[in-house]
This record gives sequence, structure tokens and C1' cells, in this order.
RNA sequence: AAACGAACAGGCAAACUCUUUGCGAAGAGAGGACGCAAAGCCACGGGUCUUAUAUAGAUAGCCGGGUUACCGAAA
Repeated sequence: AAACGAACAGGCAAACUCUUUGCGAAGAGAGGACGCAAAGCCACGGGUCUUAUAUAGAUAGCCGGGUUACCGAAA
């Protein structure tokens, strides 16, 4: 340096409930933890989903890709 994921510190937060935005998929806030080593960020490719169906959207916690990053045992 690349890769890897034991420990420690710190981090994120599914279902569900409440409030709120949206026609909707879903988003945001609070509570809550099923999980996560990129479950940080980006819709570039594929998938899935939505509708007022088109030069439109949602999903990064579906997979790939890009990019940035905490800790440091073993191999």
C1' cells in the first nucleotide's frame, strides 16, 4: 500500500408506533433495534416498485460500479 474483519472506541438503524410531506412508490422528524465494516455519499449499468405514462419518479438496507472514510488482532 492493497486486502481482511478478531478486539476496543465511536457510528448507522429494519419491522412497528406517532407526527409530517407526497396522487403514489416513498421521504423527513421523534421513539424503537432486526441487522450493518461502508447500512457514508453518487441513480452510471441491471433489478424491483409508483403514477397525473414521459424528456417523469422511488429504492444506495436488492446487486454491480464510482468515490470518500474510523479502529487495527490474525492470515
This is a predicted structure of a 75-nucleotide RNA (c-di-GMP-I-GGC riboswitch aptamer) from a Candidatus Acetothermia bacterium. Taxonomically the source falls in Candidatus Bipolaricaulota (Bacteria, Bacteria candidate phyla). Model confidence (mean pLDDT): 87 of 100. The model forms 95% of the base pairs in the Rfam consensus. It was read from a public genome assembly, where an Rfam model found it.